[in-house]
Context: one part of a larger RNA
RNA sequence: GCCUACGAGUUACCGUUGCUAGCAUGGUUAAUCCGUUCAGCGGAGGAUCCGAAGCGAAAGCGAGUCUGAAUAGGGCGAAUAAGUUAGUAGUGGUAGACGCGAAACCGAGUGAUCUACCCAUGAGCAGGUUGAAGCUUUGUUAACCCAAAGUGGAGGACCGAACCCGUUGACGUUGAAAAGUCUUGGGAUGACUUGUGGGUAGGGGUGAAAGGCCAAUCAAACUCGGAAAUAGCUCGUACUCCCCGAAAUGCAUUUAGGUGCAGCGUAUUAUUAGUUUUAUAGAGGUAGAGCUACUGAUUGGAUGCGGGGGCUUCACCGCCUACCAAUUCCUGACAAACUCCGAAUGCUAUAAAAUGAUGUAAUGCAGUGAGGGCAUGGGUGCUAAGGUCCAUGUCCGAGAGGGAAAGAACCCAGACCAUCAGCUAAGGUCCCCAAGUGUAUACUAAGUUGACCAAACGUGGUCCGAUUGCUUUGACAGCUAGGAUGUUGGCUUGGAAGCAGCCAUUCAUUUAAAGAGUGCGUAACAGCUCACUAGUCGAGCGAUCCGGCAUGGAUAAUAAUCGGGCAUAAACAUACUACCGAAGCUAUGGAAUAAUUUAUUAUUGGUAGGGGAGCAUUCUAUAGGCGCCGAAGGUGAGUCGUGAGGCUUGCUGGAGCGUAUAGAAAAGAAAAUGUAGGC
Numbered sequence: 001g002c003c004u005a006c007g008a009g010u011u012a013c014c015g016u017u018g019c020u021a022g023c024a025u026g027g028u029u030a031a032u033c034c035g036u037u038c039a040g041c042g043g044a045g046g047a048u049c050c051g052a053a054g055c056g057a058a059a060g061c062g063a064g065u066c067u068g069a070a071u072a073g074g075g076c077g078a079a080u081a082a083g084u085u086a087g088u089a090g091u092g093g094u095a096g097a098c099g100c101g102a103a104a105c106c107g108a109g110u111g112a113u114c115u116a117c118c119c120a121u122g123a124g125c126a127g128g129u130u131g132a133a134g135c136u137u138u139g140u141u142a143a144c145c146c147a148a149a150g151u152g153g154a155g156g157a158c159c160g161a162a163c164c165c166g167u168u169g170a171c172g173u174u175g176a177a178a179a180g181u182c183u184u185g186g187g188a189u190g191a192c193u194u195g196u197g198g199g200u201a202g203g204g205g206u207g208a209a210a211g212g213c214c215a216a217u218c219a220a221a222c223u224c225g226g227a228a229a230u231a232g233c234u235c236g237u238a239c240u241c242c243c244c245g246a247a248a249u250g251c252a253u254u255u256a257g258g259u260g261c262a263g264c265g266u267a268u269u270a271u272u273a274g275u276u277u278u279a280u281a282g283a284g285g286u287a288g289a290g291c292u293a294c295u296g297a298u299u300g301g302a303u304g305c306g307g308g309g310g311c312u313u314c315a316c317c318g319c320c321u322a323c324c325a326a327u328u329c330c331u332g333a334c335a336a337a338c339u340c341c342g343a344a345u346g347c348u349a350u351a352a353a354a355u356g357a358u359g360u361a362a363u364g365c366a367g368u369g370a371g372g373g374c375a376u377g378g379g380u381g382c383u384a385a386g387g388u389c390c391a392u393g394u395c396c397g398a399g400a401g402g403g404a405a406a407g408a409a410c411c412c413a414g415a416c417c418a419u420c421a422g423c424u425a426a427g428g429u430c431c432c433c434a435a436g437u438g439u440a441u442a443c444u445a446a447g448u449u450g451a452c453c454a455a456a457c458g459u460g461g462u463c464c465g466a467u468u469g470c471u472u473u474g475a476c477a478g479c480u481a482g483g484a485u486g487u488u489g490g491c492u493u494g495g496a497a498g499c500a501g502c503c504a505u506u507c508a509u510u511u512a513a514a515g516a517g518u519g520c521g522u523a524a525c526a527g528c529u530c531a532c533u534a535g536u537c538g539a540g541c542g543a544u545c546c547g548g549c550a551u552g553g554a555u556a557a558u559a560a561u562c563g564g565g566c567a568u569a570a571a572c573a574u575a576c577u578a579c580c581g582a583a584g585c586u587a588u589g590g591a592a593u594a595a596u597u598u599a600u601u602a603u604u605g606g607u608a609g610g611g612g613a614g615c616a617u618u619c620u621a622u623a624g625g626c627g628c629c630g631a632a633g634g635u636g637a638g639u640c641g642u643g644a645g646g647c648u649u650g651c652u653g654g655a656g657c658g659u660a661u662a663g664a665a666a667a668g669a670a671a672a673u674g675u676a677g678g679c
Base pairs, nucleotide, nucleotide: 001679002678003677004676005675006674011095012094013093014092015091016090017089018088019087020086021085022084023083026050027049032044033043034042035041054061055060064076065075066074067073098236099235101233105226106225107224108223109222110221116200117199118198119197120196121195122194123193124192125190127159128158129157130155134151135150136149137148138147139146163187164186165185169182170181171180202218204214205213206212239614240613241612242611243610244609249262250261251260252259253258263368264367265365266364267363268362269361270360271359274355275354276353277352278351279350280349281348282347288341289339290338295335296334300330301329302328306324307323308321309320310319311318371396372395373394374393375392376391377390378389379388380387401412402411403410416590417589418588419587421586422585423584427580428579429578430565431564432563436577438576439575440574441573449567450566457552458551459550461549462548463547465545466544467543468542469541470540478536479535480534481533482532484509485508486507489503490502491501515530519528520527591604592603593602594601595600596599615668617665618664619663620662621661622660623659625657626656633652634651635650636649637648638647639646640645
């Protein structure tokens, strides 16, 4: 992991609601006793309980009563009258109460054969090394002291086996082993190691102290019991079909993943509203707008109260000011906690029309009380977030189908069943891939693009449009030629000559034209060039603006891409037309539910959940059956039913088993890291 078997809303009592039955202003017996055909039996038993009257703390009074001084007012009642006893179904309570599951707590006991420490009594430590004290002799000393040589054999002394330990590395890691093997290492006469016997016991022991150890278990051992502890937590909870179908919100909570009440669902009963549109009448202060209409904030200007600074003065007065600045005026503009104003929606009421059970209430039973995305209006945040918090709507949740390559909620569209029938939606029609290599007119050259992000800014890319200027009296571009004179204008300056700078009637002359000079250049000149003019050429050439498509800007982490192939249209824009395309709609056949006009119409996605109808299993009662001419069981085939399932039959098997109507349940397994067995 698979298979087989087992495996979870039960039972008792007490409430409550529905249904069924008996009796009914009443209903009912309990214990117990008697009888008996011994049964779910018959009878007796009226104690008790519920109902028929309430109010008050009570005495008590009574359709009233209590409070109160009250005949007031107020509270609770009556007036508005069906109960009760059983059975059964739903549900609540008390019990283990749908099943399994703690860590823990308490009680009584069992453990020191492991290990910690202690007590008693025993045992063990190859070999080698070092050489303390003491002692002896000699030297020395006045005598000691002291020195040397010998002797001696101390030590938590040294090296190193046994023995004890476990430092390093490797192996081992479903091991040879629930802690080992090899290597290397530490101690090895000591606070050493070890045998045997004994002692200390669970909030206790023991501990050279690590919360270590106390039998592979220790921040409180193990065994049994209280005990089915408790678990607002996790997991699991078993056949079928039909009808309806939620919530993830508000308030409260030692409350936030729980619960109570309300909201939303369902079933029953009663009742009569409900919804939409139009019209009319209302309340309101949002969007917007406005502010010499308030509160506050605020741009520029005019005026300049007042203040600052300076001058003057003994002081007062006075004067000045490129400073600050009130009020007022002109002008511009702001506000969730501003409003002189002010919608659309929404809300309330009335009327009419449409719709046709969608409304409301009570009672039984719930579930929900973690929501999420998108669009719109907002708060918060960075006008960040697949962020967070509200509001309105929608979808997912609980919704399948088609499209978006792929995708919970984006677009289309709500799946009763069947069909090798048709029409469409969104979206598509070159191939993958169903359907146009469709029609017309433009644009794009960037593979831009072909649904998957791009800006400021730049671009003599290209295409429309508008306005305007020049132009056969010859434009624009190119080429040829000229571009002069007074004059080096004046000033300044070392110099300033068109071209460092300043000034200006930037003037005048000759001219086809030529600035007291557009740029480069020189120390200053010179030189090159431009404006301007002529010639040549021969038809369009400039300027500004609006718009379309392109282009640069363009940068991300595993190879790239429009879904791919690929495409110059199969890109993009506008218009038209045909087709494809879904569980939508239609067609044909069928099923169920509801309503009524009885023949039609409407409906039939669905999680939590409510309601209804059934199938199967075991046993009991009654009735009637089958079976050795082959029961149950096993294994195939056929057939019926929407389904759970039923029936017939072949083979096997070898002795019991169905059917109908009732009743009773140890009554249905795929899941619980379920339990047991097998493989």
This is a predicted structure of a 679-nucleotide part of an RNA (large-subunit ribosomal RNA, domain II) from a marine metagenome. It matches the Rfam family "Bacterial large subunit ribosomal RNA".